[in-house]
Molecule: c-di-GMP-I riboswitch aptamer
Organism: bacterium
């Protein structure tokens, strides 16, 4: 340098959950906890997943009638998240060869 995770040391991350707070939401942050993790470090760059505010579209309600503007309901849609979903990129501790 390069491969490898049988072994063993040192240490390191933290699922579910509950608190607390940001956000519409997926979620995210901190504290607890600890199911797992040899990259369960770091990149949303491609597949997949997740939500749907903002924006369209349908229908509906008000009304005497009629248009629209609120509202409801329901679809479409990511510019919004997920690397603890697979890949790709990057970067590192120890063993062993």
């Nucleotide at each position: 340098a390069g491969a490898u995770g049988a072994u063993a040391a040192a240490g390191g991350c933290a699922a579910a959950c509950u608190c607390a707070u940001g956000g519409a939401a997926a979620u995210g942050u901190g504290a607890g906890g600890g199911c797992g993790c040899a990259a369960a470090g770091c990149u949303a760059u491609g597949g997949g997943c997740c939500u749907a505010a903002g924006g369209g579209a349908a229908u509906g309600c008000c009304a005497a009638g009629a248009a629209g503007u609120a509202c409801a309901u329901u679809c479409c849609g990511a510019u919004g998240g997920c690397u603890g979903c697979c890949a790709g990129g990057u970067u590192c501790c120890c063993u062993u060869c």